Predicted 3D model of a 475-nucleotide part of an RNA (small-subunit ribosomal RNA, 3' major domain) from a metagenome. The full RNA is in RNAcentral, with records from SILVA. Its Rfam family is "Bacterial small subunit ribosomal RNA".

Context: one part of a larger RNA
RNA sequence: UGACGGGGGCCCGCACAAGCGGUGGAGCAUGUGGUUUAAUUUGAUGAUAUGUGAAAAAUCUUACCAGGACUUGACAUUCAGACUGCGUCUCAGGAGAUUGAGAUUUUUUUUGGGGGUCUGAACAGGUGCUGCAUGGCUGUCGUCAGCUCGUGUUGUGAGAUGUUGGGUUAAGUUUCGCAACGAGCGCAACCCUUACCGUUAGUUAUUAUUAGGUUAUGUUGGGGAUUCUAGCGGAACUGCCGGUGAUAAACCGGAGGAAGGUGGGGAUGACGUCAAGUCCUCAUGGCCCUUAUGUCCUGGGUUACACACGUGCUACAAUGGGCUGUACAAAGAGUUGUAAUAUAGUAAGAUGGAGUUAAUUUUAAAAAGCAGUCCUCAGUUCGGAUUGGAGUCUGUAAUUUGACUCCAUGAAGUCGGAAUCGCUAGUAAUCGCAGAUUAGUAUGCUGCGGUGAAUACGUUCCCGGGCCUUGUACA
Numbered sequence: 001u002g003a004c005g006g007g008g009g010c011c012c013g014c015a016c017a018a019g020c021g022g023u024g025g026a027g028c029a030u031g032u033g034g035u036u037u038a039a040u041u042u043g044a045u046g047a048u049a050u051g052u053g054a055a056a057a058a059u060c061u062u063a064c065c066a067g068g069a070c071u072u073g074a075c076a077u078u079c080a081g082a083c084u085g086c087g088u089c090u091c092a093g094g095a096g097a098u099u100g101a102g103a104u105u106u107u108u109u110u111u112g113g114g115g116g117u118c119u120g121a122a123c124a125g126g127u128g129c130u131g132c133a134u135g136g137c138u139g140u141c142g143u144c145a146g147c148u149c150g151u152g153u154u155g156u157g158a159g160a161u162g163u164u165g166g167g168u169u170a171a172g173u174u175u176c177g178c179a180a181c182g183a184g185c186g187c188a189a190c191c192c193u194u195a196c197c198g199u200u201a202g203u204u205a206u207u208a209u210u211a212g213g214u215u216a217u218g219u220u221g222g223g224g225a226u227u228c229u230a231g232c233g234g235a236a237c238u239g240c241c242g243g244u245g246a247u248a249a250a251c252c253g254g255a256g257g258a259a260g261g262u263g264g265g266g267a268u269g270a271c272g273u274c275a276a277g278u279c280c281u282c283a284u285g286g287c288c289c290u291u292a293u294g295u296c297c298u299g300g301g302u303u304a305c306a307c308a309c310g311u312g313c314u315a316c317a318a319u320g321g322g323c324u325g326u327a328c329a330a331a332g333a334g335u336u337g338u339a340a341u342a343u344a345g346u347a348a349g350a351u352g353g354a355g356u357u358a359a360u361u362u363u364a365a366a367a368a369g370c371a372g373u374c375c376u377c378a379g380u381u382c383g384g385a386u387u388g389g390a391g392u393c394u395g396u397a398a399u400u401u402g403a404c405u406c407c408a409u410g411a412a413g414u415c416g417g418a419a420u421c422g423c424u425a426g427u428a429a430u431c432g433c434a435g436a437u438u439a440g441u442a443u444g445c446u447g448c449g450g451u452g453a454a455u456a457c458g459u460u461c462c463c464g465g466g467c468c469u470u471g472u473a474c475a
Stems, first nucleotide, its partner, number of pairs: 001475002003472003007469007015459002019423005026314008034305002042053002064300007073123001077122008086114001087104007125289002128287003134283002136278003139274001141272001146185006152161003165176003191266004196234007206223002210221003237260001240254005316416001320375007332363003337356002342351002382413001387408007429451007
């Protein structure tokens, strides 16, 4: 100087407390461990692995296993030599990779050039090992308020000072003091979005006023008010008032205001820590394989199942379940696409194809909600697992192993032990919608809106962190 302390002081955080809803019990989905297996490819393993790499494992993917094949190779560059009907089609063998046979004279005359095949040689290739050789990228402490430097001063020196102290702040934010004076990386601001207003512009959006038309609808003319769209501006700064304070910084209250003290949300992650993670994105040193640890193919596996754990979904019901009617979104996506009206089908879906490269058209029905009605506390009209049968769709293919529909079947489960998680406001809880990935497959992920709470006395305690100080046989 640090680190540590079941030392001290001050301060903060959904850290506790106050509340709300969960997990832990059930069934299922998904990941992991373990076991099994020819193989169940592999990385990640307290917080910081376990719905993670993977925004999609039937084939492919695919790295694993079995079997069948190839060896200048599936891919790249170069050299030497030889050959060439270099395009198209048919047949046979085979699981296919591929092997064999045949047909078709097609070019523009040639010199030539290019391509292909074979032989040989350099080389290719490796998701093989080492993340403890590395780059790059990432997680975490932590969006915590810290981490440093120059000059000066001081100390024999390691170092100290500044950065400590009195206040204050979300903040090393700022102010006063001070052997310090300045500066840098962070904080904040600048960026995006959302909340209010003005202005400009009105098409595919809008329709108050006006005119026409219709069973009806901005449907048509007109309009540029409004909503909305998207450009440019304004607006919030402790600016104003009162109080407290050291006359400071600031804090408390108030006014006005759409918004008030960082308005809400996002992006943004200092010096460093964990030899943290990744050689399976990519790049790369070293080592290793080179008729195989490379390459092609068929089939299987990654989906196994006494069990254990994590993350979720659905429930256990009446604030509910069923049926009928009826209302209101936002944000997206669409030509390899989205698909209306219509037709038959109980339905999944099918037939068909208007419109649409989209503020025009389609997806599209929002759901919870509201109104009416049945059920009346039951393992039930709760719950839907499991199983049987019949189908639909995608795709070469649905057996291992897809999703969906209908009929039948109707497990467990009556609110969950010890323990444990999330959340402070348009949040939790609850309700649906969309998108990426896809031929097909979503309870996951990423977004979107609808309805919409309770509680916070406080900082004694648990956990984590910051500053000062003290002790130390630690570095």